[in-house]
RNA sequence: CGAGCAAGCCGGAUGGUCGCGGGAGCUCGCUCCCGAGGAAAGUCCGGGCUCCACAGGGCAGGGUGCUGGGUAACGCCCAGCGGGGGCGACCCCAGGGAAAGUGCCACAGAAAUGAUACCGCCGGCCGAGGCCGGUAAGGGUGAAAUGGUGGUGUAAGAGACCACCGGCGGCCGGGUGACCGGCCGGCCAGGUAAACCCCACCCGGAGCAAGACCAAAUAGGAGAGGGAUGACGCUGCCCGCUGAACCUCUCGGGUAAGGUCGCUUGAGGUGCCGGGUAACCGGCAUCCGAGACAGAUGAUCAUCCUCGACAGGACCCGGCUUACAGGCUUGCUCGCCUU
Numbered sequence: 001c002g003a004g005c006a007a008g009c010c011g012g013a014u015g016g017u018c019g020c021g022g023g024a025g026c027u028c029g030c031u032c033c034c035g036a037g038g039a040a041a042g043u044c045c046g047g048g049c050u051c052c053a054c055a056g057g058g059c060a061g062g063g064u065g066c067u068g069g070g071u072a073a074c075g076c077c078c079a080g081c082g083g084g085g086g087c088g089a090c091c092c093c094a095g096g097g098a099a100a101g102u103g104c105c106a107c108a109g110a111a112a113u114g115a116u117a118c119c120g121c122c123g124g125c126c127g128a129g130g131c132c133g134g135u136a137a138g139g140g141u142g143a144a145a146u147g148g149u150g151g152u153g154u155a156a157g158a159g160a161c162c163a164c165c166g167g168c169g170g171c172c173g174g175g176u177g178a179c180c181g182g183c184c185g186g187c188c189a190g191g192u193a194a195a196c197c198c199c200a201c202c203c204g205g206a207g208c209a210a211g212a213c214c215a216a217a218u219a220g221g222a223g224a225g226g227g228a229u230g231a232c233g234c235u236g237c238c239c240g241c242u243g244a245a246c247c248u249c250u251c252g253g254g255u256a257a258g259g260u261c262g263c264u265u266g267a268g269g270u271g272c273c274g275g276g277u278a279a280c281c282g283g284c285a286u287c288c289g290a291g292a293c294a295g296a297u298g299a300u301c302a303u304c305c306u307c308g309a310c311a312g313g314a315c316c317c318g319g320c321u322u323a324c325a326g327g328c329u330u331g332c333u334c335g336c337c338u339u
Stems, first nucleotide, its partner, number of pairs: 001335010012304007020035007037310001041321002044319005049207004056239004061203005066080005081095001082093004096198002101196002103192003118139002120135007147165006166188001168185007211261004221251006233241002268287008305308001
């Protein structure tokens, strides 16, 4: 210098004027302070919070799926193991069980699991191109063909036998563990569980329109059906609990997009120190950074630059996923050149 890999960050800046949503102050119409994001998004997981039996038993159902940690929890994160890819930095994996059982394996092929001989090879017979028998070494089909390679052996062959490798089982050693290494054995067991299933672990329901309080309106009414043979709810079903409060449909009306709380100080941010490979945890100091509900964050002027992407809260938080113009930083790898 070129090509790449990984991690992280910024994503217009400053000031004036006028607005908009909150909060505080007082001399009550002025002053001061705060005002979107890394994804506020998708609403896909997990939790907090609230209510329902403080959350019960069984069945059914759903989820997760190598190991060890982290966490409030997770399907997330970290560190490893195993497998795959790359020269490499590094990246990817839905990665328990197929000797518990069942199912499936299209097309092609003789044959897709205890079944099979199409061609070929070998032996025998005869009427000479067929029949019988042996054979999975070779050919052919297929995503996959009964462990692979080489040798011994044989009529031809075959784990029939031998060496190495793969797989399986046992023992020993290392590791918390996934797993790794060594020795021995017999000779071998197709694939598929994001198919049923088995195993282990986890999961009660509904959700801020949760839920609580206050107030008004002419305010609740009429009809039908269900309800101590149990409404509504917990729970899809059974048991169990609650126990008259009610539920469903139809008709015709009132008021209003009533007010207050929940609501934002929190598994919070920043800095330093300590523990840990790391995720993360602990201690100290310091800071307060939206809280609406016909739902705020805009307009304009000036200056400057590299001329500005995706996009905007609605109970909160931890993740994942998706979108994103352009720019910056750090570490590392490979190649070439120079010294």
Bacterial RNase P class A from a Bacillota bacterium, 339 nucleotides, folded computationally.
The RNAcentral record of the sequence draws on ENA.
Its mean pLDDT, the model's own confidence on a scale to 100, is 77.
Rfam family: Bacterial RNase P class A. Its family is annotated with tRNA processing, dimeric ribonuclease P complex and ribonuclease P activity in the Gene Ontology.
It is recorded under the gene name rnpB.